[in-house]
RNA sequence: GGGGCAGUAGCUCAGUGGUAGAGUACUGCAUUUGCAAUGCAGGGGUCGCGGGUUCGAAUCCCGCCUGCUCCA
Numbered sequence: 001g002g003g004g005c006a007g008u009a010g011c012u013c014a015g016u017g018g019u020a021g022a023g024u025a026c027u028g029c030a031u032u033u034g035c036a037a038u039g040c041a042g043g044g045g046u047c048g049c050g051g052g053u054u055c056g057a058a059u060c061c062c063g064c065c066u067g068c069u070c071c072a
C1' cells in the first nucleotide's frame, strides 16, 4: 500500500427498509433474622463519524476513523 471481517445499553450480542431488543449488570419493591437465590417493576441508546438514496435507514450506497485478520 491492497483485500476481508467487525463497530448497536456498563459488558456479551440479536435486529437483512416501517415505534431499537435480549441476556447480564444497575436501582426499587416483595420474600429472609440478615445475605444470597427467586419473582415483579424501573432507569439506561446522537445504532463509530460525515454525506447520499428513500415517504421512511441500525439495515442500501459513498467517504473517513478504530480494532482484528490475510496478501505484498
Base pairs, nucleotide, nucleotide: 001071002070003069004068005067006066007065010024011023012022013021018055026042027041028040029039030038048064049063050062051061052060
This is a predicted structure of a 72-nucleotide RNA (transfer RNA) from Candidatus Terrybacteria bacterium RIFCSPHIGHO2_01_FULL_58_15. It matches the Rfam family "tRNA". By type it is a transfer RNA. The RNAcentral record of the sequence draws on ENA. The coordinates come from a structure-prediction model, not an experiment, and the mean pLDDT is 84. The source organism's lineage runs through Bacteria, Bacteria candidate phyla and Candidatus Terryibacteriota.